[in-house]
RNA sequence: AUAUUGCUAGCGCUGAAUCAAUUGAGCGGGAGAACCAAUUUAGGGGUGAAUCUUGUCAUUAUGACAAGUAGGGUUAAUUUCUUCAAUCCGAAUCCGACAGCUAAUCUCGUAAGCGUUGAAGAGAGGUUUU
Repeated sequence: AUAUUGCUAGCGCUGAAUCAAUUGAGCGGGAGAACCAAUUUAGGGGUGAAUCUUGUCAUUAUGACAAGUAGGGUUAAUUUCUUCAAUCCGAAUCCGACAGCUAAUCUCGUAAGCGUUGAAGAGAGGUUUU
C1' cells in the first nucleotide's frame, strides 16, 4: 500500500414491517350484507412487482437451462415531480374444496435481507447566517 474477515457507530436501500412506553398509536393484509357482477375436476383462491411466450436437454410425470416479456426497483446528499441514460429483479410461498364486490362486524402482520452515489430541469418545505 492492497485485499479479505469480524465488531461498533452513522448514513442509505427493498419491504406494511415504524414510533411510543406498558397492553397503545401508525402502517399493511384477510374474512364478511344489500345492490351489482360472475361461471366452478381442464379445480379454485390469497400474499407479492414477480405474469406470459419461444426454444434446448431430460423425463412415467415432474423438472433444468437459455432468450425475451407484462410488471417492479436503484442511480442519497431533505423529500417529491419531469426528461434522457445506465443497471438490477421479473422469485418464493400459503389455504385446502373454499372465499367476486361489500356497510356494520370479525381477524391477522409489524419480518427478513442488503450497500447505493449518471446528467439536465421544476416546485414546495426545512436549516444556518446576516
Molecule: c-di-AMP riboswitch aptamer (ydaO/yuaA leader)
Organism: Clostridium oryzae